[in-house]
RNA sequence: GGUCCGGUAGCCAAGAGGCAAGGCAUCGGUCUGCAAAACCGAUCAUCGCGGGUUCGAUUCCCGCUCGGACCU
Numbered sequence: 001g002g003u004c005c006g007g008u009a010g011c012c013a014a015g016a017g018g019c020a021a022g023g024c025a026u027c028g029g030u031c032u033g034c035a036a037a038a039c040c041g042a043u044c045a046u047c048g049c050g051g052g053u054u055c056g057a058u059u060c061c062c063g064c065u066c067g068g069a070c071c072u
C1' cells in the first nucleotide's frame, strides 16, 4: 500500500429503511436474624466522525478515523 471484517449503554451483544432486543453491572423493593442467592421493578445508547440518497438512515452510498485478519 491492497482486500475483507468490525466500532451500537459503564461492559458484552442482537438488530435492520419506519423514532434500538437481551445479558451483566448499577439503583430500589420482596425474601432473610443480617447477608448472599433467588425473584420483582427502575435508570442508562447524539448507533465511531463528516457528507450524500430518502418523506424518513443505526440500516443504503461516499470520504475519513480507530481496531482486527490476510496479502504484498
Base pairs, nucleotide, nucleotide: 001071002070003069004068005067006066007065010024011023012022018055026042027041028040029039030038048064049063050062051061052060
The RNA shown here (transfer RNA) has 72 nucleotides and comes from a Nitrospirota bacterium.
Taxonomically the source falls in Nitrospirota (Bacteria, Pseudomonadati).
The RNAcentral record of the sequence draws on ENA.
It matches the Rfam family "tRNA". By type it is a transfer RNA.